Transfer RNA from Thiotrichales bacterium 35-46-9, 90 nucleotides, folded computationally. The prediction has a mean pLDDT of 80. Its Rfam family is "tRNA". By type it is a transfer RNA.

RNA sequence: GGUGAGUUGGCCGAGUGGCUGAAGGCACACCCCUGCUAAGGGUGCAUAGGGGAAACUCUAUCGAGGGUUCGAAUCCCUCACUUACCGCCA
Repeated sequence: GGUGAGUUGGCCGAGUGGCUGAAGGCACACCCCUGCUAAGGGUGCAUAGGGGAAACUCUAUCGAGGGUUCGAAUCCCUCACUUACCGCCA
C1' cells in the first nucleotide's frame, strides 16, 4: 500500500429502517432466603444537560463528521482506531 471484518453502557454482547438509549450475561447497589457466609431468588443499575423538595420527567448521545429518509445504532460517503490476510521495502 491492497482486501476483508469490526468499533453499542463499568466489562462482554444482541441488533434484518419504526415496537430500542438499547435484549441478554458479568460486575455493582439494595432486598429476600440463611444462625452467618457462599450458592439461589427479586428489584434497580449508561453518560451529559434542563426541570423538580423528592419520586420522577424532558432533550441529546451507538468511534468522529457528513448524507439519504417522514423516521438511522441499522443504509451510503469521508476520516480515525482495532484486527486478519496479502503485497512492497529493509